c-di-GMP-I riboswitch aptamer, 87 nucleotides, folded computationally.
Rfam family: c-di-GMP-I riboswitch aptamer. Gene Ontology term of the family: cyclic-di-GMP binding.
Model confidence (mean pLDDT): 82 of 100.
The sequence was found by an Rfam model in a public genome assembly.

RNA sequence: CCUUCAAAAAGGCAAACCCAUCGCAAGAUGGGGACGCAAAGCUAUAGGACCCUGCACCAUGCGGUACAGGGCAGCCUGGCUGCUGAA
Numbered sequence: 001c002c003u004u005c006a007a008a009a010a011g012g013c014a015a016a017c018c019c020a021u022c023g024c025a026a027g028a029u030g031g032g033g034a035c036g037c038a039a040a041g042c043u044a045u046a047g048g049a050c051c052c053u054g055c056a057c058c059a060u061g062c063g064g065u066a067c068a069g070g071g072c073a074g075c076c077u078g079g080c081u082g083c084u085g086a087a
Base pairs, nucleotide, nucleotide: 003087004086005085006084012037013036017032018031019030020029021028022027035074041080042079043078046077047076048075050071051070052069053068054067056065057064058063
C1' cells in the first nucleotide's frame, strides 16, 4: 500500500414515533428519540426498483400504460472518499 473480516475499546451516524418549519404530495430540514448501521459518508447528470405530482391515452370497478417533473443513497448494483482494530 492492497484485499478480507468486525470480538473489544474510543469516536460516529440515527429507523419508527412526537414537536416545529417547508412542500399539492412523495418527502425534506431542525429539535427530541434509538430500530438498527463498519461506510446508515458523498454521488439521483451512472443504471434499475420503489414512491409522489401533472398531463395524455386505454379502461371506467379498482386501475393500467406513455411522457414530463420531483422524491428516496437506511432497496439493489456501480463510482468517489474514509476512522479504529485484526488477519